[in-house]
RNA sequence: CCUCGAUAAAGGCAAACCGACCGUCAGGUCGGGGCGCAAAGCUUGGGGACGGCGACUUAACCCUCGACGUUUGCCCGGCUGCCGAA
Numbered sequence: 001c002c003u004c005g006a007u008a009a010a011g012g013c014a015a016a017c018c019g020a021c022c023g024u025c026a027g028g029u030c031g032g033g034g035c036g037c038a039a040a041g042c043u044u045g046g047g048g049a050c051g052g053c054g055a056c057u058u059a060a061c062c063c064u065c066g067a068c069g070u071u072u073g074c075c076c077g078g079c080u081g082c083c084g085a086a
Base pairs, nucleotide, nucleotide: 004084005083012037013036017032018031019030020029021028022027035073041079042078043077045076046075047074048071049070050069051068053066054065055064
């Protein structure tokens, strides 16, 4: 240095839920709160899921298609990072 991840050490983040605010929505921000996480740090590059809008179709819905958006704590990839046992 690379891989790897311990009943190690120092720390870090923060699920569900509750409150306030933003958003048509998925959801987001802040505070409380801790389920958990060795990247649960950053990134929508690829996929999945979700949302509202338009189209197709229909009595209507669903399915399907399109672009747009959301989700990184859904997965993979990319970039960066603390420590150093086996």
c-di-GMP-I riboswitch aptamer from a Planctomycetota bacterium, 86 nucleotides, folded computationally. Lineage of the source: Bacteria > Pseudomonadati > Planctomycetota. It was read from a public genome assembly, where an Rfam model found it. Its Rfam family is "c-di-GMP-I riboswitch aptamer". About the family: GEMM was predicted in a large-scale screen for bacterial structured RNA regulatory elements.